[in-house]
RNA sequence: GACUCCAUAGCUAAGCGGUUAUAGCGCGAGAUUGCAGAUCUUGAGGUCACGUGUUCGAUUCACGUUGGGGUCU
Numbered sequence: 001g002a003c004u005c006c007a008u009a010g011c012u013a014a015g016c017g018g019u020u021a022u023a024g025c026g027c028g029a030g031a032u033u034g035c036a037g038a039u040c041u042u043g044a045g046g047u048c049a050c051g052u053g054u055u056c057g058a059u060u061c062a063c064g065u066u067g068g069g070g071u072c073u
Stems, first nucleotide, its partner, number of pairs: 001072007010025004018056001027043005049065005
């Protein structure tokens, strides 16, 4: 340099173009108890990497940028 894949909560991931974006783990509070762990209940935490476009409507589609992985040269 060329091609290709990925970017969603602190971490790992789901999410047919449709009205409030989800789960597990982790974190806070409560219940339980001699204390803790485990278990149960509940809560907080998101510019869906960034920009432009397509569309009545974009996390989802197109293009570009940035960052990361892979293959090739």
Molecule: transfer RNA
Organism: Flammulina velutipes KACC42780